[in-house]
Notes:
This is a predicted structure of a 75-nucleotide RNA (transfer RNA) from a Candidatus Micrarchaeota archaeon. Model confidence (mean pLDDT): 80 of 100.
RNA sequence: GGGCCCGUGGCUCAGCCAGGACAGAGCGGCCGGCUUCGGACCGGCAGGACGGGGGUUCAAAUCCCCCCGGGCUCA
Numbered sequence: 001g002g003g004c005c006c007g008u009g010g011c012u013c014a015g016c017c018a019g020g021a022c023a024g025a026g027c028g029g030c031c032g033g034c035u036u037c038g039g040a041c042c043g044g045c046a047g048g049a050c051g052g053g054g055g056u057u058c059a060a061a062u063c064c065c066c067c068c069g070g071g072c073u074c075a
Base pairs, nucleotide, nucleotide: 001074002073003072004071005070006069007068010027011026012025013024020058029045030044031043032042033041051067052066053065054064055063
């Protein structure tokens, strides 16, 4: 230098191919129930999460371009 993959709440991931309705899940956190207490279990709540910029579109996490970071690979 070329090619491919990844980047989404604190953590791990789904959703992207085929664009729409408050962007979901598990774990974690907080509150309550239960319990002698705690754990487990049950109910509820919150979270300035789509790497950055530009473009297309009525509408972009999703499509296109550039860039940044990480990984694999070829030379």